[in-house]
Context: one part of a larger RNA
RNA sequence: UUGGGCGUAAAGAGCUCGUAGACGGCUUGUCACGUCGGUUGUGAAAGCCCGGGGCUUAACCCCGGGUCUGCAGUCGAUACGGGCAGGCUAGAGUGUGGUAGGUGAGAUCCGCAUUCUCCGUGUAGCGAGGAGAUGCCCACAUAUCAGGAGGAAUACCGGUGGCGAAGUCGGAUCUUUGGGCCAUUACUGACGCUGAGGAGCGAAAGCGUGGGGAGCGAACAGGAUGAGAUACCCUGGUAGUCCACGCCGUAAACGUUGGGAACUAGGUGUGGGCGACAUUCCACGUCGUCGGUGCCGCAGCUAACGCAUUAAGUUCCCCGCGUGGGGAGUACGGCCGCAAGGCUAAAACUC
Numbered sequence: 001u002u003g004g005g006c007g008u009a010a011a012g013a014g015c016u017c018g019u020a021g022a023c024g025g026c027u028u029g030u031c032a033c034g035u036c037g038g039u040u041g042u043g044a045a046a047g048c049c050c051g052g053g054g055c056u057u058a059a060c061c062c063c064g065g066g067u068c069u070g071c072a073g074u075c076g077a078u079a080c081g082g083g084c085a086g087g088c089u090a091g092a093g094u095g096u097g098g099u100a101g102g103u104g105a106g107a108u109c110c111g112c113a114u115u116c117u118c119c120g121u122g123u124a125g126c127g128a129g130g131a132g133a134u135g136c137c138c139a140c141a142u143a144u145c146a147g148g149a150g151g152a153a154u155a156c157c158g159g160u161g162g163c164g165a166a167g168u169c170g171g172a173u174c175u176u177u178g179g180g181c182c183a184u185u186a187c188u189g190a191c192g193c194u195g196a197g198g199a200g201c202g203a204a205a206g207c208g209u210g211g212g213g214a215g216c217g218a219a220c221a222g223g224a225u226g227a228g229a230u231a232c233c234c235u236g237g238u239a240g241u242c243c244a245c246g247c248c249g250u251a252a253a254c255g256u257u258g259g260g261a262a263c264u265a266g267g268u269g270u271g272g273g274c275g276a277c278a279u280u281c282c283a284c285g286u287c288g289u290c291g292g293u294g295c296c297g298c299a300g301c302u303a304a305c306g307c308a309u310u311a312a313g314u315u316c317c318c319c320g321c322g323u324g325g326g327g328a329g330u331a332c333g334g335c336c337g338c339a340a341g342g343c344u345a346a347a348a349c350u351c
Base pairs, nucleotide, nucleotide: 005321006320007305008304012319014201015200016199017198021194023192025088026087027086028085029084030083031082033081034080035077036076037075038074039073040072041071042070047067048066049065050064051063052062053061054060091191092188093187094186095184096183097182098181099180104176105175106174107173108172109171115149116148117147120144121143125136126135162169206247207246208245209244210243211242215241216240220236221235222234223233258318259317260316261315262314263313266296267295268294269293270292272290273289274288275287276286277285300307301306324351325350326349333344334343335342336341
C1' cells in the first nucleotide's frame, strides 16, 4: 500500500465556525481538458513470453513474432466527469405571518433557611455520636420572642419535560440578544456538504490583581476508633467555593456512537406548531401532518450484549483516529503558559 476496522475488544478530535482541498441537484448548447477509438513516429540492444533452428541433450547460442503497459503528433467520438454560456426549482437561503423555551448578557428586587449581633423571657446544661471525648456554657449558653447585619443558593412547580454546538442553563422583573419550529410559497437560483492547517467557545480544580466571605470546606489542629490510623466518625478550621478583569485548556468533556444526504414494517407515551372532522362558540376529543424527545419491537446487522426511521440496517461524500501488552501519553526537541502544566511525540529494553 491492498484488504479490513473505530457503542463495550486498539480506535470519533470536548464543541462549533471556517481557509485550502475533496465531493456535489434537474436541463440545453458549446469546447474537447479528463475519457474512448483509429493512425504515425518514438519506445537502443540484451532480457522476458510464444514459435522455429544450431551445438548428441540441457544450460548456452541464433532467427522471427509479441511484450516494452509509456510519450509526442495527427484524425475522429461526446455518453459520463470537467471548462464556458444559458435556463429551472425539488437542495440551500431570504421575505411575510405566527409560536415554544432554565439560550446568552447587563441591571434591579422579593421571600424561606443557616450564621453573627443586640434587647427581652429563662436556667444549667448544650452539642455530638454506635458509644464517647475534644468543643460551647453562670463573663448566662442551648431553647424562645423582637430588631439589625451579611453572604450564598433558589424548596414546591419539576416532568427519561424544555433550550443550547458542546461545556452547560432553574426565584421574580426590566432592557438587550442568538438560534429553533410551524404556516405561506412571494423572492434568490445550486448560492450546497465536509473540512488538513487556522480561529473562537470550553465543567471542576488551579494561577494573577483587587474585592467579598454566611454556609460548606482540601491543608492543618484537636478528640475518638484501632495493633497502627498520616483514614473512615466527631469538634474546629485556612486556601477555595462567590464577584470583576485576565490566564489555564483539561475531564468517565460519555450516547464511551464525527458531520451531511437518501432509502428501509409497525406500536405506544411525551413536549412545540399547523390542518381537517366533530362541537351553537371555546376547551376537551378523533384523524392527519411537520419537526423534537423516550420506550417497545420486525427485517437486517452484531462475537455476543444489544442496535433497530433519533440505526450499531442498506448506500454515497468529507474529516479524525487505531495497528500486541509494558516501557509511555513518558524522554528529547519544538510551540504555548506567570506557574502548575498542556499540545505534538519516540527509542533502547522486556513479555
Predicted 3D model of a 351-nucleotide part of an RNA (small-subunit ribosomal RNA, central domain) from Streptomyces sp. PNA. Its Rfam family is "Bacterial small subunit ribosomal RNA". Rfam links the family to the GO terms structural constituent of ribosome and ribosome. The coordinates come from a structure-prediction model, not an experiment, and the mean pLDDT is 88. RNAcentral holds the full RNA, with entries from Greengenes.